[in-house]
Context: one part of a larger RNA
Molecule: large-subunit ribosomal RNA, half B
Organism: Candidatus Kuenenbacteria bacterium CG22_combo_CG10-13_8_21_14_all_39_9
RNA sequence: CCCUUUAUUCAGGAACUCGGCAAAUAAGCGGGCGUAACUUCGGGAUAAGCCCUCCCGUUCAGAGCGCAAGCUUUUGAGCGGGCGCAGCGAAAGACUCCAAACGACUGUUUACCAAAAACACAGGUCUCUGCUUAAGUCGUAAGACUAUAUAUAGAGGCUGAUGCCUGGCCAGUGUCAGAACGUUAAGGUGAGAAGUGCAAGCUUUGAUCCUAAGCGCUGAUGAACGCCGGCGAUAACUAUAAUCGUCCUAAGGUAGCGAAAUUCCUUGUCGGGUGAGUUCCGACCUGCACGAAUGGCAUAACGAUUUGGAGACUGUCUUAAUAAGGGGCUCGGCGAAAUUGCAGUGGCGGUAAAGAUGCCGCCUAUUCACAGUUAGACGAAAAGACCCCGUGAAGCUUUACUAUAACUUGAUAUUGGUAUAUGAAUUGUUCAUGUUCAGUAUAGGUGGGAGUCCUGACGCAAGUCGGGACGUCAGUGAAAUACCACUCUUGGCAUUUUAUAUAUCUAACUCCCCGAUUAAUCGGGGAAGACAGUAUCUGGCGGGUAGUUUGAGUGGGGCGCUCGCCUCCUAAAAAGUAACGGAGGCGUUUAAAGGUUGGCUAACUUCGGAUGGAAAUCGAAGUCAUAGGGCAAACCCAUAAGCCAGCUUUACUGCAAGACCUACAAGUCGCGCAGUUGCGAAAGCAUAAGUUAGUGAACCGACCACCUCAUAUAGGAGAGUGGAAGAUCAACGAAUAAAAGCUACUCCGGGGAUAACAGGCUAGUCGCGCCCAAGCGUCCAUAGCGACGGCGCGGUUCGGCACCUCGAUGUCGGCCCAUCGCAUCCUGGGGGUGAACAAGCUCCCAAGGGUUUGGCUGUUCGCCAAUUAAAGCGGUACGCGAGCUGGGUUCAAAACGUCGUAAGACAGUUUGGUCUCCUAUCUACUGUGAGCGUAUUAAAUCUUGAAGGACCCCUUCUCUAGUACGAGAGGACCGAGAAGGACGAACCUCUGGUGCACCAGUUGUCAUGUCAAUGGCAUCGCUGGGUAGCUAAGUUCGGGUUAGAUAAGCGCUGAAAGCAUAUAAGCGCGAAGCUGUUCCUAAGAUUAGGAUUUUAUGGCCACCUGGCAGACUACCAGGUUGAUAGGUAAUCGGGUGUAAGUCUCGUAAGAGAUUCAGCCUAGAUUGUACUAAUUGGCCUUU
Repeated sequence: CCCUUUAUUCAGGAACUCGGCAAAUAAGCGGGCGUAACUUCGGGAUAAGCCCUCCCGUUCAGAGCGCAAGCUUUUGAGCGGGCGCAGCGAAAGACUCCAAACGACUGUUUACCAAAAACACAGGUCUCUGCUUAAGUCGUAAGACUAUAUAUAGAGGCUGAUGCCUGGCCAGUGUCAGAACGUUAAGGUGAGAAGUGCAAGCUUUGAUCCUAAGCGCUGAUGAACGCCGGCGAUAACUAUAAUCGUCCUAAGGUAGCGAAAUUCCUUGUCGGGUGAGUUCCGACCUGCACGAAUGGCAUAACGAUUUGGAGACUGUCUUAAUAAGGGGCUCGGCGAAAUUGCAGUGGCGGUAAAGAUGCCGCCUAUUCACAGUUAGACGAAAAGACCCCGUGAAGCUUUACUAUAACUUGAUAUUGGUAUAUGAAUUGUUCAUGUUCAGUAUAGGUGGGAGUCCUGACGCAAGUCGGGACGUCAGUGAAAUACCACUCUUGGCAUUUUAUAUAUCUAACUCCCCGAUUAAUCGGGGAAGACAGUAUCUGGCGGGUAGUUUGAGUGGGGCGCUCGCCUCCUAAAAAGUAACGGAGGCGUUUAAAGGUUGGCUAACUUCGGAUGGAAAUCGAAGUCAUAGGGCAAACCCAUAAGCCAGCUUUACUGCAAGACCUACAAGUCGCGCAGUUGCGAAAGCAUAAGUUAGUGAACCGACCACCUCAUAUAGGAGAGUGGAAGAUCAACGAAUAAAAGCUACUCCGGGGAUAACAGGCUAGUCGCGCCCAAGCGUCCAUAGCGACGGCGCGGUUCGGCACCUCGAUGUCGGCCCAUCGCAUCCUGGGGGUGAACAAGCUCCCAAGGGUUUGGCUGUUCGCCAAUUAAAGCGGUACGCGAGCUGGGUUCAAAACGUCGUAAGACAGUUUGGUCUCCUAUCUACUGUGAGCGUAUUAAAUCUUGAAGGACCCCUUCUCUAGUACGAGAGGACCGAGAAGGACGAACCUCUGGUGCACCAGUUGUCAUGUCAAUGGCAUCGCUGGGUAGCUAAGUUCGGGUUAGAUAAGCGCUGAAAGCAUAUAAGCGCGAAGCUGUUCCUAAGAUUAGGAUUUUAUGGCCACCUGGCAGACUACCAGGUUGAUAGGUAAUCGGGUGUAAGUCUCGUAAGAGAUUCAGCCUAGAUUGUACUAAUUGGCCUUU
């Protein structure tokens, strides 16, 4: 001297700062008094605020003991007395108040950066759950929890005490309910079809019908997910709009609140508080983008929450000082670490992959250590966490894709009986049914058929005779009836089979109870019951779970845009040629708009001409292709490729020499030959279109054709070959049949191939200047301004580029400390003025010095208050984080508004949030030493000054002089003097601070046996003082004198140029600036300087005693021929404040006297060797 821990501090008292952070204060769960708003009446409350607290004596009361007298004191109150600065005397032990936000509260949380406004909470509400298997949860299952519970119970969601309340919308999504219809899987049915077979049959295929949930459909539902408008007009000032109109919607935001944890603009406006208020409080309402259980508004109490204010208090600060403990430093012992290409490791300018110790040039530098400071070594640490990239990863989300658990549906099995109903099918000695016209009239069809049926009399019977009906016949008709048989349609009935539904039964299956039993078993009873459960198949639902996808280009990425093909320019006269360069098109069309033969010539302007016009048709002239060629553009086209007409189909088939283009794959042109056609008299022309766009590889299956293969053979399933169709595979050489997002919870691999900071280049923008001068300035371009334009400089803004750095160059602001430029804010010198003076404006020179304190905000900036001579602008990695801070920005938590279905997001807001290294290797810098040199002797004293540094400032007042000037108001230059501010240096006499030297007081406790007196510990225990030293706020001093050369400017003489001219030769004046003068360092100034003295009775070092010196070293004073330190003695000065003991007084505490004592003294002076400075070594006379 620095860090750290601690103590104290004059005056001021938050001026510090993001913020009273930290520290300090006060009160101290002791006593008494006293206590507000508000309130859920409990609180708030120890609110706040005021007083007391020690010792001695005494009185009363209480308590305890005791028979009592009385004794005792862990009790209280009172009276009297005593001492001190101070009596809860030390330690321990809330600072308080006012107002706002949020959350009601106590509680919980990110072990290791967030304690909160987040979570929880009591309370509210919704949903599910009726239980001999609850709902829910775990498990493959068995089983278990819930619960030995039962809707006042259990589970889940949302909200979050309490108070007042909780509006509208059911269109979307979800949930619940409904079941007529539509759709719908497996399964059943099975018309029919195919193959094969002699057939029986077998194998395929399969219409129709039956058939569930789901979805569609209908409704309900918001304390379910959610949502809750626009435009125009209107009142007798204006403004505004109770009102009206109109459009849209499912409905258009109600109460309450509102620039808010929500308000961008915004520091909204007004009010309050302050000297000054981006914060805060109260209002307003224009709510970018509040709003009602994702709850709205209010709220006492509570909070290590957040915000604003006040009191008290203070070293937070103005502005620092002193002291102590522990480190650092020196010595002894022990003894790491990161790091490390090599090092003989300088400054400036330049250069360079764009910021050089190492390259170039110049300058500087004697070598080596120690203590320090951190500006650099793009310092160390960690293969950057930001950004981009990867056909990387992971977590999360969902109306991405594809699966899937679970749930649910039907079918079949386990699986049985009966009845009813319905449907279907089968069977039948069953019954009915059948309407054209005509015909008696309700003719189902076909066949047989001349009789059949009923009834009376006779009769034994056969039979006979009657009666009646139908038929034959006739007639009608396509068909003819009686009767018999077979049979069709439709319907009924019956039987059988089957399906479905319902009901019922009990015996499978399941469960319960009782008894027995070794038991897993048995018996009995009961419930339920062919359900359930389970298995297989099947439809639905299904981020509950899983696997994945989620393009590229890109002057970083994202957003936007683009992605294939054609034409032109760029394109630099072959071809080709890029850009998120400049312009446009295509994803076809045409049966003529093709082929051929023949013919024809447009368009515009002017002039002339009936209706007739700008423009119809006619004529002439001019231009000469401007027209037209389906469509873009380019090229081409009059012999026309343009226009018109005739005939037509070459808009052909099979080969294809040779070329173009070209990575491949593709793409393009094409002589000629053969066949067959069209047109033309013919030569010939024709393998679409004036040319260049009009497009898509493979795979895949289907279609047509061929008839190539087809597994013992035949056939065939199937395949092959040829053809044509199916792609906005448009991300257009096409990853799959099938694919979106978030990550701030993130991770990995890479990149300075690529962004954010800084640097570099550039200079559009920016800043400054110059030129011209239209105009302003009453007049007058240029006192002061200056349009339209032009030319430069700078490298502070915003940019552009992407060159170093992504195996890390820490980012805004503040603090500390600066340094440079000048385009100068002040001070100094000057020119002009629209300069009377004064005050200004403008320009020139000038960088010596200076350039304030506060309020608000993280701010830089800015605004404001008060000052000032002035409150300059910039550079320095937007100077400076191995110097500090960490308020802002920019991780993880949380909230609001907004966006998003969600995960989440926001150059929107809000609260919170680890800044590593006690240690610096090199350079650099500040100091201190050693070696060597100077030096071919040593020492001492005094110096010169190359060079470097310090200083350099300003104001006010008075006089001159109320003068010059001016109508007045006002009011100087020049010069003289007196004070002051800031800054700097030194010092400690004074004023103070400190002062763990010292003195005194005092609390608690322990000890010296006790009293007394002392000592230890409690922050030096606390408190009051304080010498030396060190210090500032104290004292003294400083910026003076001028000299020289100059700047702008002003001159003298004076030509070139007979004049003029400050200039060309020459001479001068002229500034705080420059060089000296002043002060400090200084000969390593290697150019190492100079002078004087003494040199053997010499010098130096080690060592020792020390300090006015000091980290160590050094320096200085001394070392017995000695006062260097200690001790001791004396005097003086100083601090404290009257010691102990004894005596006296007092009951005692205590007081008085002895006694301005005692104790101490780092100070000044003078003594005194008592102790310790013992004893040795080295060098030197050339």